[in-house]
This is a predicted structure of a 91-nucleotide RNA (Glycine riboswitch aptamer) from Rhodococcus sp. ABRD24. The coordinates come from a structure-prediction model, not an experiment, and the mean pLDDT is 80. The model forms 82% of the base pairs in the Rfam consensus. The RNAcentral record of the sequence draws on Rfam.
RNA sequence: UCGUGCGGGAGAGUUCCGGGCACCUGUCCGGGCGCCGAAGGAGCAGCACCUCCCCGUCAAUCUCUCAGGUACCCAGGACCGUGCGGGCUCC
Numbered sequence: 001u002c003g004u005g006c007g008g009g010a011g012a013g014u015u016c017c018g019g020g021c022a023c024c025u026g027u028c029c030g031g032g033c034g035c036c037g038a039a040g041g042a043g044c045a046g047c048a049c050c051u052c053c054c055c056g057u058c059a060a061u062c063u064c065u066c067a068g069g070u071a072c073c074c075a076g077g078a079c080c081g082u083g084c085g086g087g088c089u090c091c
Stems, first nucleotide, its partner, number of pairs: 001086008013033001015032007034070003040066001041064003046057002
C1' cells in the first nucleotide's frame, strides 16, 4: 500500500402520481418534487516556478451533488479495530 474474513459504523421522504404482482394492504418498476454525504467522482488551499513564457504538483471528514443513497428490515457505507494473504520500501 492493495485485497479479503470478522466486529463497529452516520445522514436524508413511512413523499406524490402511474403501472404490475399479490390480498397479509404489502411488494416491485417507472416518473415528479424534496432531502442526504461517509462508495466512487469533481473542485479548491498549499507547495514549486515566475513577474518573460509556461500553467506544474496537489489534500481532506471542506465544497459540489454527476453518480449513489433517502420509513423499518435487507443491501451499501468513508473510517476504526482485528485476523490472513500479496506487492513495494527501509533496517